[in-house]
Context: one part of a larger RNA
RNA sequence: AACGAACGCUGGCGGCGCGUCUUAAGCAUGCAAGUCGAGCGGCAAGGGGAGCUUGCUCCCCCUAGAGCGGCGGACUGGUGAGUAACGCGUGGAUAAUCUUCCUUUUGGUUGGGGAUAGUCGUUAGAAAUAGCGGGUAAUACCGAAUGAGCUUGCCUGACGUUGGUUGGGUAAGGAAAGAGGCUUAGGCCUCGCCGAAAGAUGAGUCCGCGUCCCAUUAGCUAGUUGGUAGUGUAAAGGACUACCAAGGCUCAGAUGGGUAGCCGGCCUGAGAGGGUGAACGGCCACACUGGGACUGAGAUACGGCCCAGACUCCUACGGGAGGCAGCAGCUAAGAAUAUUCCGCAAUGGACGCAAGUCUGACGGAGCGACGCCGCGUGGAUGAGGAAGGCCGAAAGGUUGUAAAAUCCUUUUGCAGAUGAAGAAUAAGCGGGGUAGGGAAUGACCCUGUGAUGACGUUAGUCUGCGAAUAAGCCCCGGCUAAUUACGUGCCAGCAGCCGCGGUAACACGUAAGGGGCAAGCGUUGUUC
Numbered sequence: 001a002a003c004g005a006a007c008g009c010u011g012g013c014g015g016c017g018c019g020u021c022u023u024a025a026g027c028a029u030g031c032a033a034g035u036c037g038a039g040c041g042g043c044a045a046g047g048g049g050a051g052c053u054u055g056c057u058c059c060c061c062c063u064a065g066a067g068c069g070g071c072g073g074a075c076u077g078g079u080g081a082g083u084a085a086c087g088c089g090u091g092g093a094u095a096a097u098c099u100u101c102c103u104u105u106u107g108g109u110u111g112g113g114g115a116u117a118g119u120c121g122u123u124a125g126a127a128a129u130a131g132c133g134g135g136u137a138a139u140a141c142c143g144a145a146u147g148a149g150c151u152u153g154c155c156u157g158a159c160g161u162u163g164g165u166u167g168g169g170u171a172a173g174g175a176a177a178g179a180g181g182c183u184u185a186g187g188c189c190u191c192g193c194c195g196a197a198a199g200a201u202g203a204g205u206c207c208g209c210g211u212c213c214c215a216u217u218a219g220c221u222a223g224u225u226g227g228u229a230g231u232g233u234a235a236a237g238g239a240c241u242a243c244c245a246a247g248g249c250u251c252a253g254a255u256g257g258g259u260a261g262c263c264g265g266c267c268u269g270a271g272a273g274g275g276u277g278a279a280c281g282g283c284c285a286c287a288c289u290g291g292g293a294c295u296g297a298g299a300u301a302c303g304g305c306c307c308a309g310a311c312u313c314c315u316a317c318g319g320g321a322g323g324c325a326g327c328a329g330c331u332a333a334g335a336a337u338a339u340u341c342c343g344c345a346a347u348g349g350a351c352g353c354a355a356g357u358c359u360g361a362c363g364g365a366g367c368g369a370c371g372c373c374g375c376g377u378g379g380a381u382g383a384g385g386a387a388g389g390c391c392g393a394a395a396g397g398u399u400g401u402a403a404a405a406u407c408c409u410u411u412u413g414c415a416g417a418u419g420a421a422g423a424a425u426a427a428g429c430g431g432g433g434u435a436g437g438g439a440a441u442g443a444c445c446c447u448g449u450g451a452u453g454a455c456g457u458u459a460g461u462c463u464g465c466g467a468a469u470a471a472g473c474c475c476c477g478g479c480u481a482a483u484u485a486c487g488u489g490c491c492a493g494c495a496g497c498c499g500c501g502g503u504a505a506c507a508c509g510u511a512a513g514g515g516g517c518a519a520g521c522g523u524u525g526u527u528c
Base pairs, nucleotide, nucleotide: 001527002526003525005524006523007522008521009520012375013374014373015372016371017370018368019367020333025331026330027329029328030327031326034071035070036069039068040067046061047060048059049058050057051056052055078286079285080284087211088210089209090208091207092206093205094204097203098202102199103198104197105196106195107194108193109192110144112142113141119134120133121132122131123130124129150173151172152171153170154169155168156167157166158165159164178191179190180189181188182187212258213257214256219249220248221247224246225245226244227243228242229241230240231239261283262282263281264280265276266275267274268273288309289308290307291306292305311322312321313320314319339365341364342363343362347361348359349358350357351356378408379407380406381405388399389398390397391396413465414464415463416462417461418460422455428449429448430447431446432445433444434443472517473516474515475514476513477498478497479496483512484511485510486509487508493500494499
């Protein structure tokens, strides 16, 4: 000098930050990932109507919830257990690779089929849930057609040399889905769907260099090191398999053990260095413990699945359910760390044509002097140097312009009034332009108007009141700024080091005075 601090005493306000460093211990409760009816069949309750047998049947409208289907749940958010590693940092390689959504260009979107959930009936079960039968739809599923280009094999040209780019020939292979709007009823437009090429973004893999301590760890290694042929993958590779060879690493520290997420940064320091990795940002790893794959463009998936284990809960004892290292909150541990708050108004995300829905991301408020910064606790005048306190040989000194008193001010506070900005725009209603079209809806660009504020009794401003509401903590032997008196008598005690205390203690305790810092001050801990 610094701190994610703690403890003691004290405590007025505001702004901006920060807040379980310990037990990756266990968790009650609520919320944290949904959305789309413009993909599909259908529809309880409700409303309206009809028939009459007055409690039933039928029709229409409107949808909730559930289901099939699509996209998203691989993002966002949390934690640092593991990891000494191509994990991270930095610089490269990929002629060894993939990439949903998005952008650009180009071509296509023909014609069929069989199921299944929901549903109806029924069965088993305490439940979780499961079974059987009938019947139904799709942008769900499956054949067929077509194939510019694409993929694979073979022949071949050019450039180039890892499986690259670009041609020619030949054989084989493989696509698709509709929905909404307008219409002069022919079609057109929009959103989709399929193939191909490119871009962008994201990701995979590989390599050079760097990356803590111990030699009281000196040898380690059989898929081990290399080759051939294959398997596997989006992709190189002992990644894996078969065969062959006997190699590979190491005192420039292999192997083993310990510790640890890495970095931008942060702290310190004149620097070189040393320490550190909270908050914010990038990467990695993990999601009760261990293992596994499925789906998918992407996961070996925090709030998905399966298996095993520990733990907790329900049970009709046959069987089931769960995973806060998301936000709050609870228990435990600890010196120690916050509200079971408000809102989607803004920014961002998912879905949707949109309206919108969801969003404990986020925006805010609450608690804590935990930190930094700012402000205040009044200003001026005021000597008879009042009273009181303390000291003193009783003169006097000091507290001290300090107080009182007089005159001001109102930051702040309390009360009231007023009051921005955060809101950009969306749908809708208008205007102008561009391209295309026979027309209309529409597409693209510009523009006017146009709802919406959690915070919020906001910030700010104005008015009224009245010095009113606001000072402590540590120290005074030397280091080290600041001294006297009394009490105590090696006692009680102090102490960072040196050291004080055994009868005049500037060092203990108290008082007066003084010094330092100040809404803080001191102590302890840690780093330089």